């Protein structure tokens, strides 16, 4: 320098135009003599970043950062 793949809750990941959820971790309750494990249930997100298209953008375009891969 060109190309490709990715950034979404602490953490691992789904969602590919009607606006975010699942596992787990935390919390709280129920079970227990008490923890574990079970089950209910709450909590936590400007979807890396800034801009556009759109009546609406995690999702579509452009720019840009940070990683990982291929070539030069």
């Nucleotide at each position: 320098c060109g190309g490709g793949a990715g950034a979404u809750a602490g953490c691992a990941c789904a969602g590919a135009g009607g606006a975010a959820g699942u596992g787990u971790a935390u919390c709280u309750g129920a079970u227990u003599u008490g923890g574990g494990u079970u089950c209910a249930g709450a909590u936590g997100g400007u979807c890396g970043c800034a801009g556009g298209u759109u009546c609406g953008a995690a999702u579509c375009c452009u720019g840009u950062u940070c990683c990982c891969c291929c070539g030069u």

This is a predicted structure of a 72-nucleotide RNA (transfer RNA) from Candidatus Vidania fulgoroideorum.
NCBI's taxonomy places the organism under Bacteria, Pseudomonadati, Pseudomonadota, Betaproteobacteria, Candidatus Vidania.
It is recorded under the gene name trnP.
Its Rfam family is "tRNA". Gene Ontology term of the family: triplet codon-amino acid adaptor activity.